[in-house]
Model confidence (mean pLDDT): 83 of 100. This is a predicted structure of a 688-nucleotide part of an RNA (large-subunit ribosomal RNA, domain II) from Mucilaginibacter sp. OK098.
Context: one part of a larger RNA
RNA sequence: GCCUACGAGUUACUCUUUCCUGGCAAGGUUAAGUGUUUAAGACACGGAUCCGAAGCGAAAGCGAGUCUGAAUAGGGCGUAUAGUCAGGGGAGGUAGACGCGAAACCUUGUGAUCUACCCAUGGACAGGUUGAAGGUGCCGUAACAGGUACUGGAGGACCGAACCGAUAAACGUUGAAAAGUUUCCGGAUGAUCUGUGGGUAGGGGUGAAAGGCUAAUCAAACUGGGAAAUAGCUCGUACUCCCCGAAAUGUUUUUAGGAACAGCCUGGCGGUUGAGUUAUUAAGAGGUAGAGCUACUAAUUGGGUGCGGGGGAGUCAAAUCCUACCAAAUCCAGAUAAACUCCGAAUGCUUAAUAAUAUACGCUGGAGUGAGGCUCUGGGUGCUAAGGUCCAGGGCCGAGAGGGAAAGAACCCAGACCAUCAGCUAAGGUCCCUAAAUUACCACUAAGUUGAACUAACGAGGUCCGAUUGCACAGACAGCUAGGAUGUUGGCUUGGAAGCAGCCAUUCAUUUAAAGAGUGCGUAACAGCUCACUAGUCGAGCGAUCGGGCAUGGAUAAUAAACGGGCAUCAAGUGGUAUACCGAAGCUAUGGAUUAUGCAGCAAUGUAUACUGGUAGGGGAGCAUUCUAAAUUCCGGUGAAGCAGGAAGGUAACUGACUGUGGAGGGCUUAGAAAAGCAAAUGUAGGC
Numbered sequence: 001g002c003c004u005a006c007g008a009g010u011u012a013c014u015c016u017u018u019c020c021u022g023g024c025a026a027g028g029u030u031a032a033g034u035g036u037u038u039a040a041g042a043c044a045c046g047g048a049u050c051c052g053a054a055g056c057g058a059a060a061g062c063g064a065g066u067c068u069g070a071a072u073a074g075g076g077c078g079u080a081u082a083g084u085c086a087g088g089g090g091a092g093g094u095a096g097a098c099g100c101g102a103a104a105c106c107u108u109g110u111g112a113u114c115u116a117c118c119c120a121u122g123g124a125c126a127g128g129u130u131g132a133a134g135g136u137g138c139c140g141u142a143a144c145a146g147g148u149a150c151u152g153g154a155g156g157a158c159c160g161a162a163c164c165g166a167u168a169a170a171c172g173u174u175g176a177a178a179a180g181u182u183u184c185c186g187g188a189u190g191a192u193c194u195g196u197g198g199g200u201a202g203g204g205g206u207g208a209a210a211g212g213c214u215a216a217u218c219a220a221a222c223u224g225g226g227a228a229a230u231a232g233c234u235c236g237u238a239c240u241c242c243c244c245g246a247a248a249u250g251u252u253u254u255u256a257g258g259a260a261c262a263g264c265c266u267g268g269c270g271g272u273u274g275a276g277u278u279a280u281u282a283a284g285a286g287g288u289a290g291a292g293c294u295a296c297u298a299a300u301u302g303g304g305u306g307c308g309g310g311g312g313a314g315u316c317a318a319a320u321c322c323u324a325c326c327a328a329a330u331c332c333a334g335a336u337a338a339a340c341u342c343c344g345a346a347u348g349c350u351u352a353a354u355a356a357u358a359u360a361c362g363c364u365g366g367a368g369u370g371a372g373g374c375u376c377u378g379g380g381u382g383c384u385a386a387g388g389u390c391c392a393g394g395g396c397c398g399a400g401a402g403g404g405a406a407a408g409a410a411c412c413c414a415g416a417c418c419a420u421c422a423g424c425u426a427a428g429g430u431c432c433c434u435a436a437a438u439u440a441c442c443a444c445u446a447a448g449u450u451g452a453a454c455u456a457a458c459g460a461g462g463u464c465c466g467a468u469u470g471c472a473c474a475g476a477c478a479g480c481u482a483g484g485a486u487g488u489u490g491g492c493u494u495g496g497a498a499g500c501a502g503c504c505a506u507u508c509a510u511u512u513a514a515a516g517a518g519u520g521c522g523u524a525a526c527a528g529c530u531c532a533c534u535a536g537u538c539g540a541g542c543g544a545u546c547g548g549g550c551a552u553g554g555a556u557a558a559u560a561a562a563c564g565g566g567c568a569u570c571a572a573g574u575g576g577u578a579u580a581c582c583g584a585a586g587c588u589a590u591g592g593a594u595u596a597u598g599c600a601g602c603a604a605u606g607u608a609u610a611c612u613g614g615u616a617g618g619g620g621a622g623c624a625u626u627c628u629a630a631a632u633u634c635c636g637g638u639g640a641a642g643c644a645g646g647a648a649g650g651u652a653a654c655u656g657a658c659u660g661u662g663g664a665g666g667g668c669u670u671a672g673a674a675a676a677g678c679a680a681a682u683g684u685a686g687g688c
Stems, first nucleotide, its partner, number of pairs: 001688006011095003015092010027051002033045005055062002065077004098236002101233001105226003109222002116200009125190001127159003130155001134151006163187003168183004202218001204214003239622006249262005263369002265366006275359001276357009290343001291341002297337002301333005308326002310323004372397010402413003417592004422588003428582003431566003437579001439578006450568002458553002462550010479537005485510003490504003516531001520529002593612001595610006623677001625674006633667003642661004648655002
């Protein structure tokens, strides 16, 4: 992992509530027990009790009323609708209460054969090295001291096996081993190691102390019991079909992943002057969007005028004067606001009328939900960041399949009752992959731009279109030929300054077809080259500005890897116009089914119309399994159950002729009762 078996809303109660069925009814009902008779059981008696028929008040008490109160006031609770017993269904309560699951707590015991420490009694330590104290001889001293040689054999001494340990690495990691192996390594006469016997016990022991060890278990051992502890938590919770179908919100919460009440779903009952919804029309309240501000409040730019102030002058003071300073108020122009408004929509809301539709509302049984998400629109917050966060309105997902977007919860189209080898369309598409146009016409693009994610500031004689304007056969624009001079080297400055470092200006005048007191290069300064400007030549268009379309650079991420691919250039790209076609579970066609409502019918049923996606969840109808009753019934060795196959039938759960196997029991119908249905619980047991 698979298969088989087992495996989870049960049972009890003089409990509570509600619905259905039945009995009796202002009443209903027996319990224990007793008697009769029994296989189970049934029948009779038994009125104790309980519920109801009257309530109100704390109570005395009063009573269709009563309490409060001074009250004949008001108000609160009542009066005007029948209950009760039994059976059955839903839900709740108390119990383990749908099943499995803690970590823990308490209590009775069992453990020191592992290990920690202690007590008693035994045992073990190859070999080698070092050479303390002490001692002896000699020397030495007055005597000591001291020196030297030998002797001696100390030490938590040294090296190193056994023994005890465990430094580093590798291997091992479903191991040879629930801690090992190999090589290296530490101690190895000691606070050493070790045998045997004994002691200390669970909030206790023991601990050279690591929260270590206390039998592979330790921040409180193990075993039995309380005990099915508790678990607002996780997981699991078993056959079918039909009808409806949510929520992820508000308030409160030692509350936030849980609850209570409300909201939203569902079953039943009810009645109404249609109370709900939609559309149109009419009438209203309002201060949002927008707009506006010499209409307020607040803020604000430039200018005019300028109260007042600052600075200066005025011989002290003052008058007074000046001011490229600040500036109230006011005028002109401009302009801001969620907490500004002289104004002011759309939508929404309220009311009324008309029309359409079949909702809405009340009572009552049962819920689930109370983590929501994305997208569009209006806003707050944030960075006019976020697949961010918080509100409001719409849609969708959630709980929604189908087609499109290559692929994709939410985007676009569209809401799946079933069948069909029929048709029409939507979004989106029509060269091939791939169903359908290599369709028609007009433009643009040369960048493979593009061909379904996105891209800026800024740059650029890319190219196309439009507008405005200037020059031009009296010859434009470009090219070529020639000129481009003189006063003068203008004045100043300067070492120099001559058109061309810089400053100044009547940047002037003359000769001219034209020629600046000079456009740029150049020189130390000159020189030199060139331009403006002019003539000639040539012979038809040439410039400037603005706007738009498509392209272009800007352009940087790990595969060619961001057209889905092949590939595509008068496109299969981009913009526009047009006509065909393809394309879905949409719509239509044909046949069939469920449910609801209407009509017909006693009913069965028929017919018409509409409906039939669905998680949590509510409601309805069935299938299968085991047992019981009717039952003295039916089938069965001429072959039961079970197993294997299976025609055929049913919307499904399922039923099932027949065949084989098997070898003794089994079933239909109508009722009843449940140990009543498995794919999941890291489910339990067995097998493979």
The organism belongs to Mucilaginibacter, within Bacteria. Rfam family: Bacterial large subunit ribosomal RNA.